[in-house]
RNA sequence: GCGGCCGUAGUCUAGCGGUAGGAUUCUAGGUUGCCAAUCUAGCGACCCGGGUUCAAAUCCCGGCGGCCGCA
Numbered sequence: 001g002c003g004g005c006c007g008u009a010g011u012c013u014a015g016c017g018g019u020a021g022g023a024u025u026c027u028a029g030g031u032u033g034c035c036a037a038u039c040u041a042g043c044g045a046c047c048c049g050g051g052u053u054c055a056a057a058u059c060c061c062g063g064c065g066g067c068c069g070c071a
Stems, first nucleotide, its partner, number of pairs: 001070007010024004018054001026042005047063005
């Protein structure tokens, strides 16, 4: 330099154009003599810019970053 795949809470991950979901972490509460475990509730996310569309995490283009392959 070229090609392919990927980018979603602090972390891991789902989401075939129509309200972004789960686990974990964290916070509060219940339970316990205390802790752990467990139960309930809550907080928190679509890499950036543009385009298509009534509507984009999703489709298209560019950029940035990561991984793999080729040279």
About this RNA:
The RNA shown here (transfer RNA) has 71 nucleotides and comes from a Microcaldota archaeon. The sequence is in RNAcentral, with records from ENA. The prediction has a mean pLDDT of 84. It matches the Rfam family "tRNA". About the family: Transfer RNA (tRNA) molecules are approximately 80 nucleotides in length. It is annotated as a transfer RNA. RNAcentral records the identical sequence in 3 taxa.